Two RNAs folded together computationally: RNase P RNA and transfer RNA, 460 nucleotides in total. The coordinates come from a structure-prediction model, not an experiment, and the mean pLDDT is 77. Rfam match: Bacterial RNase P class A. From the family's description: Ribonuclease P (RNase P) is a ubiquitous endoribonuclease, found in archaea, bacteria and eukarya as well as chloroplasts and mitochondria.

[in-house]
């Protein structure tokens, strides 16, 4: 620093929940078999059972299909039943280092946003500075002087992007040369963007020619690429039993055409029209005179079942670096009403207090409720690997 | 047990990437003989704890807290 396990033990007592045998008044010719009760045994929380944060399995509802529109994911390859898991890579970051973090696709498809501060913030900009000319004013040197020669300081006309300030961010670093000061202005190296070989499954590397540099951040802003995803949840769901009133009220859409048959009432057909995946469109259906929403109201608070054999657990063996896969052996191990799964005493463990024993005091986070596979959060202590 | 919202001063309540109105309450003031009402002025707040971004109430994630809703049967 990074993993992996474990997370009280052992007797006795008295009780809890579900169970398996057996007894059991009585009922019966016999047998099957049985209520309250009783005897005797067998099981009975977790690494998180927690959060409900993602996937999936069941189950029940949705008419099919493509498309849109919603939500999710986001480097590569793998594993799996799926995954916002995981496992091995690549890339960027940090750390002396063991090793840790990264929602890590697109900013030349398009819209957008950067307050405050600064001169300028989006196909930028020139405020001190730096530097060339021109005017004006003081000085200095040279000179008899005309005049040259160097310089401060001010204004203005321009060059500049080296440095300085300002911000989160100022349109590539460094170093050399160049220049009136400067600048990819030119060169090296590094960076970057394209092109090509060569490795690799690929994500990416590494050479290696060309560009003087353009093309700055944000997508946990809209967006666009790909990929995935129909909805509810065991209070699902099915059976069985019992009761009630298959009742009210409000809305919405609608009762339309045309054939044929008949004296008519009517019947038959087709078609509009409504309706059925969150829209739309094509298919399907239905329906065609009723449908369809909302709310009010009546009865019951019951038994079974779903449910404990499962992507199940351990062990060996193969297979792959690893997640994991395969194959053979072997076990069955809580499931309710939301309530059970629990105390008490011994004796040891280990923590504290105490010099020390003796004694006293604690022993952690939690607590199934349909299953499972992860993620997250709490957790006294303890082993143990590298 | 299972699916949902929603957390902003004492209270109620906008604000949704640039430092947060409004109203009741409160505390000072003025007005009044004294109090109300009335004017002025003024303190007070984004549950927490990462991340993203230049900045986070806001976007993402986790957490903790508060509320709602879910029996059958005609």
């Nucleotide at each position: 620093c990074a993993g992996g396990c474990c997370g009280g033990a052992u007797g006795g007592c008295c009780g809890c929940u579900c169970u398996g045998c057996c007894c059991a008044a009585g009922u019966a010719u016999u047998g099957c078999g049985u209520a309250a009760g009783g005897g005797c045994g067998g099981a009975g929380a977790g690494g998180a059972a927690a959060g409900u944060c993602c996937g999936g399995g069941c189950u029940c509802c949705a008419g099919g299909a493509a498309g849109c529109a919603c939500g999710g994911u986001g480097c590569c390859g793998g594993a799996u039943a799926a995954c916002c898991u995981c496992c091995g890579g690549c890339g960027g970051g940090g750390g002396u280092g063991a090793c840790c973090c990264c929602a890590g696709g697109g900013a030349c498809a398009g819209u957008g946003c950067a307050a405050c501060a600064g001169a300028a913030a989006g196909c930028a900009g020139a405020c001190c500075g730096c530097c060339u000319c021109g005017c004006a004013u003081c000085a200095c040197c040279g000179g008899a002087g005309a005049c040259g020669g160097a310089g401060a300081c001010g204004c203005g006309c321009g060059g500049u992007a080296a440095g300085g300030g300002u911000g989160a961010a100022a349109g590539g670093g460094u170093g050399c040369g160049g220049u009136a000061a400067g600048a990819g202005c030119g060169c090296a190296c590094c960076g970057c963007g394209u092109c090509c070989u060569u490795g690799g499954u690929a994500a990416c590397a590494a050479g290696g020619g060309c560009g003087g540099c353009a093309c700055g951040g944000c997508a946990a802003a809209c967006c666009c690429c790909a990929c995935c995803g129909g909805g509810a949840g065991c209070a699902a769901g099915a059976c069985c039993g019992a009761a009630u009133a298959g009742g009210g009220a409000c809305g919405g859409c609608g009762c339309g055409g045309c054939a044929g048959g008949g004296a008519g009432a009517c019947c038959u057909g087709c078609c509009a029209g409504u309706c059925u995946c969150g829209c739309u469109u094509c298919c399907a259906g239905a329906u065609g005179a009723g449908c369809c929403g909302u709310c009010c109201g009546g009865g019951u608070u019951g038994g079974u079942u779903g449910c404990a054999c499962g992507a199940g657990g351990c062990g060996c063996g193969c297979c792959g670096c690893a997640a994991g896969g395969c194959g053979c052996g072997u076990c069955c191990a809580a499931g309710a009403g939301g309530a059970a799964u629990g105390g008490c005493c011994a004796u040891c463990g280990c923590c504290g207090c105490g010099u020390a024993g003796a004694g006293c005091g604690g022993u952690a986070c939690a607590g199934a409720a349909c299953c499972c596979g992860g993620c997250u959060u709490a957790c006294a202590g303890g082993c143990u690997u590298g | 047990g299972g699916c949902c919202a929603c957390g902003u001063g004492g209270c109620g309540g906008a604000g949704u990437g640039g430092u947060g109105a409004c109203g009741c309450a409160g505390c000072g003031g003025a007005c009044u003989g004294c109090a109300a009402a009335u004017c002025c002025g003024u303190a007070u707040a984004c549950c927490c704890c990462g991340g993203u971004u230049c900045g986070a109430u806001u976007c993402c994630g986790g957490g903790c807290g508060u509320g709602g809703c879910c029996u059958c049967c005609a």